Overview: A computed fold for a 1521-nucleotide RNA from an Anaerolineae bacterium, annotated as small-subunit ribosomal RNA. It matches the Rfam family "Bacterial small subunit ribosomal RNA".

RNA sequence: AGAGUUUGAUCCUGGCUCAGGGUUAACGCUGGCGGCGUGCCUAACACAUGCAAGUCGAGCGGGGAAGCCUAAGGCCCCUUUGGGGUACGGCUUCCCAGCGGCAAACGGGUGAGUAACACGUGGGUGACCUGCCCCGAAGAGGGGGAUAACCCUGGGAAACUGGGGCUAAUACCCCAUGUGCUUCGUGGGGUUAGAGGACCACGAAGUAAAGGGUGUGGGAGCCGAAAGGCACCACGUCGCUUCGGGAGGGGCCCGCGGCCCAUCAGGUAGUUGGUGGGGUAAUGGCCUACCAAGCCUAUGACGGGUAGCCGGCCUGAGAGGGUGUCCGGCCACACGGGGACUGAGACACGGCCCCGACUCCUACGGGAGGCAGCAGUGGGGAAUCUUGGGCAAUGGACGAAAGCCUGACCCAGCGACGCCGCGUGGGGGAAGAAGCCCUGCGGGGUGUAAACCCCUUUUCGGGGGGAAGAGUAAGGACGGUACCCCCGGAAUAAGGGCCGGCUAACUACGUGCCAGCAGCCGCGGUAAAACGUAGGGCCCGAGCGUUACCCGGAAUCACUGGGCGUAAAGCGCACGCAGGCGGCCUGGUAAGUCGGGCGUGAAAUCUCCCAGCUCAACUGGGAGGGGCCGUCCGAUACUGCUGGGCUUGAGGGCGGGAGAGGGAGGUGGAAUUCCCGGUGUAGCGGUGAAAUGCGUAGAGAUCGGGAGGAACGCCAGUGGGGAAGCCGGCCUCCUGGCCCGUCCCUGACGCUCAGGUGCGAAAGCCAGGGGAGCGAACGGGAUUAGAUACCCCGGUAGUCCUGGCUGUAAACGGUGGGUGCUAGGUGUGGGCGGCGUUGACCCCGUCCGUGCCGAAGGUAACCCGUUAAGCACCCCGCCUGGGGACUACGGCCGCAAGGCUAAAACUCAAAGGAAUUGGCGGGGGCCCGCACAAGCGGCGGAGCGUGUGGUUUAAUUCGAUGCUAACCGAAGAACCUUACCCGGGCUUGACAUGCGGGUGGUACCGAACCGAAAGGGGAGGGACCCGUUUAGGGAGCCCGCACAGGUGCUGCAUGGCUGUCGUCAGCUCGUGCCGUGAGGUGUUGGGUUAAGUCCCGCAACGAGCGCAACCCUCGCCCCUAGUUACAUGUGUCUAGGGGGACUGCCGGCUUAACGCCGGAGGAAGGUGGGGACGACGUCAAGUCAGCAUGGCCUUUAUGCCCGGGGCUACACACACGCUACAAUGGCCGGGACAAUGGGUUGCGAAGCCGCGAGGCGGAGCUAAUCCCAUCAAACCCGGUCUCAGUUCGGAUUGCAGGCUGCAACCCGCCUGCAUGAAGCCGGAGUCGCUAGUAACCGCAGGUCAGCCAUACUGCGGUGAAUACGUUCCCGGGCCUUGCACACACCGCCCGUCACGUCAUGGGAGUCGGCAACACCUGAAGCCGGUGGCCUAACCCCCGAAAGGGGGAGGGAGCCGUCGAGGGUGGGGCCGGCGACUGGGACGAAGUCGUAACAAGGUAGCCGUACGGGAACGUGCGGCUG
Repeated sequence: AGAGUUUGAUCCUGGCUCAGGGUUAACGCUGGCGGCGUGCCUAACACAUGCAAGUCGAGCGGGGAAGCCUAAGGCCCCUUUGGGGUACGGCUUCCCAGCGGCAAACGGGUGAGUAACACGUGGGUGACCUGCCCCGAAGAGGGGGAUAACCCUGGGAAACUGGGGCUAAUACCCCAUGUGCUUCGUGGGGUUAGAGGACCACGAAGUAAAGGGUGUGGGAGCCGAAAGGCACCACGUCGCUUCGGGAGGGGCCCGCGGCCCAUCAGGUAGUUGGUGGGGUAAUGGCCUACCAAGCCUAUGACGGGUAGCCGGCCUGAGAGGGUGUCCGGCCACACGGGGACUGAGACACGGCCCCGACUCCUACGGGAGGCAGCAGUGGGGAAUCUUGGGCAAUGGACGAAAGCCUGACCCAGCGACGCCGCGUGGGGGAAGAAGCCCUGCGGGGUGUAAACCCCUUUUCGGGGGGAAGAGUAAGGACGGUACCCCCGGAAUAAGGGCCGGCUAACUACGUGCCAGCAGCCGCGGUAAAACGUAGGGCCCGAGCGUUACCCGGAAUCACUGGGCGUAAAGCGCACGCAGGCGGCCUGGUAAGUCGGGCGUGAAAUCUCCCAGCUCAACUGGGAGGGGCCGUCCGAUACUGCUGGGCUUGAGGGCGGGAGAGGGAGGUGGAAUUCCCGGUGUAGCGGUGAAAUGCGUAGAGAUCGGGAGGAACGCCAGUGGGGAAGCCGGCCUCCUGGCCCGUCCCUGACGCUCAGGUGCGAAAGCCAGGGGAGCGAACGGGAUUAGAUACCCCGGUAGUCCUGGCUGUAAACGGUGGGUGCUAGGUGUGGGCGGCGUUGACCCCGUCCGUGCCGAAGGUAACCCGUUAAGCACCCCGCCUGGGGACUACGGCCGCAAGGCUAAAACUCAAAGGAAUUGGCGGGGGCCCGCACAAGCGGCGGAGCGUGUGGUUUAAUUCGAUGCUAACCGAAGAACCUUACCCGGGCUUGACAUGCGGGUGGUACCGAACCGAAAGGGGAGGGACCCGUUUAGGGAGCCCGCACAGGUGCUGCAUGGCUGUCGUCAGCUCGUGCCGUGAGGUGUUGGGUUAAGUCCCGCAACGAGCGCAACCCUCGCCCCUAGUUACAUGUGUCUAGGGGGACUGCCGGCUUAACGCCGGAGGAAGGUGGGGACGACGUCAAGUCAGCAUGGCCUUUAUGCCCGGGGCUACACACACGCUACAAUGGCCGGGACAAUGGGUUGCGAAGCCGCGAGGCGGAGCUAAUCCCAUCAAACCCGGUCUCAGUUCGGAUUGCAGGCUGCAACCCGCCUGCAUGAAGCCGGAGUCGCUAGUAACCGCAGGUCAGCCAUACUGCGGUGAAUACGUUCCCGGGCCUUGCACACACCGCCCGUCACGUCAUGGGAGUCGGCAACACCUGAAGCCGGUGGCCUAACCCCCGAAAGGGGGAGGGAGCCGUCGAGGGUGGGGCCGGCGACUGGGACGAAGUCGUAACAAGGUAGCCGUACGGGAACGUGCGGCUG
């Protein structure tokens, strides 16, 4: 850093896809160890159980227990004074609940809600608070009344609770003091924009406390029986009160910043502001009363959707995009909702009250509960852990402390979930084991890999030692862990994905559009590197893949960094508010801008350096960077703001000018139609041709007169005007804009323009007129398979006018507006100037408009090019793959038709632009060909022959199938051939090779016998070679094993060969040049030719394969040779060689080139006739059955042999032929002339026999000699027939013969006699041939025993006609044009209908969700009112006191405001389902037509209207794409 994918190829546009990185992941396969991290993304679903917030006895009283002390009293015992015992006493310690204090507002969880001052950042607070902590100042005097615990008693199942009685305090209350503080008043005083800030002085009022706890020492006083305790004092300490300050924490306010939808455009009633009041720590409409009517909003209010925000994290070169898990900051929440209380702090996760839902308990009366704390359970889900250990460390609450609590935390456990590290061994070991895989069989691969030898021990197992983490002694959950030592032994440890391209890695087999794969392109239909398996390979490795999501690639939303003529994209046009942008000179200012300082930008993260765990991950230390923000100072070029000036932008004045610019009124002629009249008669009209229609009731034609409507010929022009739509006779009036000249005036007054407003072709709509022509719809006639069309005859709306609506178009230059700049040339419209002129022209210059061509430049190309699509600036509009969809829904507009705005699901891997090469066209130009035409003869009808299709059959073997299959493979099917069928047989085979074994009476021959034959069977006969005989070997034969064999399949696996286009004139290459490229050029052009033949020209110059020539043959001449030829030597002839023809010569034409025309000469001319020869390629053309050949299949058979049958079937159809239909003919008689060929299992003479086929016969000839064969026939002469199904024609059939052959039944040929069929020249249509050709005539040959040959290949004989010409049919060549074709017109492709699948709109309705609104009701609670009931402290009165009464104050209760929720109601928004219905997408080869692409056969398309099964058709206007 890019790559794949639209095409035949190319460039561009454009989407889709891939390679990278990442993750709180999950899933599949696999899994050795350790470290560090990390682990409910879903149900803010419900939760069993345990734990997660307590602590303080040094605040207080009490209950209980233990130990100790003591024994006066009490009690008990003994009892005589008395004695003994005992704790009801006291002290100490511990436990328990209670009062009280502090904490519980932290820590921990979660992300529901929230689009907000919630968060981030920077500020403000003169508008504020702050417990514990720190510093400072001052103080703590006197007094009082309660209450829990406890005791008694009551209610209740419980939770819990009522009543009575006692009591303490660092609990509560009152009074005093007042450093201070607060409020008020007076005065002073500065700051500030203004202020409630800090201050000073005086006065008034108000306002504190716990002198409590405890340690040590003292303790004369008090209590006690004692032990002991207490008061009190001193010192220390912890507390208390008021005030000031600090630190840290918080409240409130503000600037700026960060999501989507405008198909959410208006919102708002405490709403906006003010005044008074309330409330708060504090500002504020936070709340309330009154007053005013404001406030927010396109710089997006309001509404809807989504979402905790950030530090950061991921990605990216960056800008940016995405994200917010762990860690950290902030916020919000704690079952859902509401509320307050306490408090320094809460509207309070493990507090309270109420409502609701849910769960649990219940004695049914009533209660209890809240894991989004740690574990854990159920559930949901693709998915996320242990009901572990410890407070040792860190941190927190409480405490004076010891300490206690702490699921915060520190550890451990589980999970490859991630990152990091380590291992599964190391060295040696063959030209290389086995196995497996491939193979061209030689070999190659796995592969030093293994075995084997040597070594090591990380890890593992066993044993031993054993930490740091702990500060001052002890105390460690982790943990007998890390780490260290010893021993054992290669031992305990490798997988996953992929291997068609992208993308690194290939073979075999299986499968056969099946099974399957697939991220995109795409693989699979018999030889798959793409499926499956195997071998091998590639990549990564305790992991590897897959899925999901994010960024990247994607410059594919483009700030960096894109576009809009034709690819998606310029609003139809204008005016214009907001907004954006703005000329020249100068002063000021300093908002933007720039520089510097300071502040801030938490920590962690990131980068660099250093350090600690053996390394790393991880962790620690140091440094660095942070755009943004605040503030101060400075700079002033540019922008802004402001002052002054200027004239070039803009506007105006004056003088001229052109014009279908607009509106209104009038007016003119031509033409069509209609009406009247005249003349006049049979048609007119219309078309490709017709018909409908009109006309003898007088049309059409023609003449005259009249009516009416619409449109304005010539002028007229790539002319003019207008912003666009558009505007066209002439005249008048009204009116807009523009151009030129002058350079007189104003002095930037300008440009653009979201919304908005106006104008806006045609069609269409409403109302009223008008209506000649034209003319949707409609009627009719044609055409057609049909013809709802094209053509024709009619014809209504409409077209016209007035008024109103509609608001669209291919409203196009497919090109928004403005300004400036960047070569020219040439037309044209308007104006002005100049030279010259009498003058109009002409010419030169200039301004404005409108065309063409073109520099530079631009563009993907086409093309644009001073009228830009060039170079720049300003402003607006618009685009972001195709389809769905110029659609749905919603909104706005419209009378309607409809318009404007405008999605999604789903689906495709493209859809596109320009250009290239082809191919094609019912496009064009040029030119060929028996292509047509001209002409001759045929075919198509008949009979027969042959081939084919079809049908039949046991089989009718197979192939060939338009031209280019069909007398083709067949140049010879009775058996054979033969591949087919039936039947009989054979198996190592009819044939080849190798190996092993056997064999002497072997190989071989082979009679009986069975049999149709093949075959079986074997009596009997009976060998060969090598070796010295033997032995043995070979051949042969037999058995067995390998293998043979196959006309079985695949010509879509192939070679070779062939057909066809096409004997057409083409097809290419090298170098150069042009083009981004495909590609072009050359090869096009002008001539010419049979020809890319040649010439000329030319960015081409050359070359190759083709053409031509070289080769063969015929024609003329010559030479040579002449056997067998005629015939005596030369000519004919034969067969070898050579010559001859080259546009060489002459004339004309021509570019005086090629060449063409004419002529001469010549046997022959302009390639002389014919042949051989066929370019690059096309048809997956043909052939596996000629041969060869890969693969597959078959092997007692798909091989081989044999007999018979079949290939010869026959209702038909086609193709190619033969013979005819007759008189230029038939028949009879006579007569004449060839050439090519063939012949020894052959041709076969003469002669004889037979009517004949033929027979007998054998001469001659291996052949210029003989024979076929005197070779011919048509032909010529003579005769006959006389137009007749015949003396034409010969099919068919009968009889009799001949020949070949083993054999003519199926199924041969020939002869004779007899029989004599169809047929009288052939429909539509179609074939051959341009000269010695067609036509006609015979002859020969191959194959072959014979022949179904009328075929084929050759040979000669007789021997024409016609070609004006290239319009048309067919084929072809070159150039050009259009194309949506490129398996290329046998192409492509549109719509309805039918079927299936999917998503979706409408839909009577129905169900649900969300947020509001109106009214009713209204819990808790705060606030307010009331408070007849209740009430210790303070006050007053009475009383000696106890106490009583009253008051102040407080409260229950009640009332009211607000209020969660509930109810009722009508609406709004969103969603699910929905009979039916609308279109849409997709689906293999369904139906109907043919709309579009080539002039697509009616040019297409746009808007609109009407019509029609459908594509569509038609009208009107428009566009050229």